[in-house]
The RNA shown here (Bacterial large signal recognition particle RNA) has 266 nucleotides. It matches the Rfam family "Bacterial large signal recognition particle RNA". From the family's description: The signal recognition particle (SRP) is a universally conserved ribonucleoprotein involved in the co-translational targeting of proteins to membranes. The literature on the family includes a 2003 paper in Nucleic Acids Res by Rosenblad et al., "SRPDB: Signal Recognition Particle Database". The sequence was found by an Rfam model in a public genome assembly. Its mean pLDDT, the model's own confidence on a scale to 100, is 77.
RNA sequence: CUGCGCAUAGGCGGGGAGUUAGCGGCACCCUGUAUCUGCAAUCCGCUAUAGCAGAGCCGAAUGCCUUUCCCGACGGUGUUUAUGGAAGGCUGCGCGCCGCAAGGAACGUUGAUUGCAAGGUCUUAUGCAACACAAUGCCGUGAACCGUGUCAGGACGGGAACGUAGCAGCACUAAGCGGAUGUUUGUGUGUGCCAUAAGGUAGCUUUGCAGGAGUCACCUACGGCGUUUACGCUUCGGUAAAUAUCGGCAAAAAAGGCUUGCGCAG
Numbered sequence: 001c002u003g004c005g006c007a008u009a010g011g012c013g014g015g016g017a018g019u020u021a022g023c024g025g026c027a028c029c030c031u032g033u034a035u036c037u038g039c040a041a042u043c044c045g046c047u048a049u050a051g052c053a054g055a056g057c058c059g060a061a062u063g064c065c066u067u068u069c070c071c072g073a074c075g076g077u078g079u080u081u082a083u084g085g086a087a088g089g090c091u092g093c094g095c096g097c098c099g100c101a102a103g104g105a106a107c108g109u110u111g112a113u114u115g116c117a118a119g120g121u122c123u124u125a126u127g128c129a130a131c132a133c134a135a136u137g138c139c140g141u142g143a144a145c146c147g148u149g150u151c152a153g154g155a156c157g158g159g160a161a162c163g164u165a166g167c168a169g170c171a172c173u174a175a176g177c178g179g180a181u182g183u184u185u186g187u188g189u190g191u192g193c194c195a196u197a198a199g200g201u202a203g204c205u206u207u208g209c210a211g212g213a214g215u216c217a218c219c220u221a222c223g224g225c226g227u228u229u230a231c232g233c234u235u236c237g238g239u240a241a242a243u244a245u246c247g248g249c250a251a252a253a254a255a256g257g258c259u260u261g262c263g264c265a266g
Stems, first nucleotide, its partner, number of pairs: 001266007010058003013031004021047005035055005063258006074247010085236004092231001094227006102220003106215002114210008122199006128192002130189006138179004147172004155164003
């Protein structure tokens, strides 16, 4: 110096989030291939040298450590877009009410708003008419007997003439029933305003006179008040994508550092 072997240092994954006083772990996520067993999420085990306990493999090799970089993923922030959640009548849209009188519509010199006068509508009293009801009047019907008149027949009285009572019939009626027309009364009223008188002038309306241009608020506009969260708007907080930036960070890459001991053979 080379080869072989045995040990040792060292290694046998890392990161994110969560939890934790902090660290690590089972479990979750990303990366990636780098032993196994037991404990373990209302947890298990440690203490800044920060899993504990046990077994096994590699082993001084581009092996280990540190730093830089960083495609893969992750987290934060900003912007844009999309999509949904909650609240709000502050604001728009809508709706309702009030005002106004610019425009339109309607009415108006065949005379507006207004003023005066007289009426009606209104109230009371007294009547009238109509209507309704009832009664009365008229006509018809209407009493086996208990209405009237006349009373055939028959009955009774009488020697006779005649008389008496009186059924049926007929006529006229009572009570009652019916009819038409309203003759006369009575009662009544959202009937009529018909009559008279008194009252009333706030509203509506009619007429006459005066006067001489507006009246109205239907529609639009304008102003005010109110209501409504469906839409817009405001505020808050989500989800997804893109982009920018910041931050660590797996693997890879780069740089630097660390490299022990023994045995055998040539």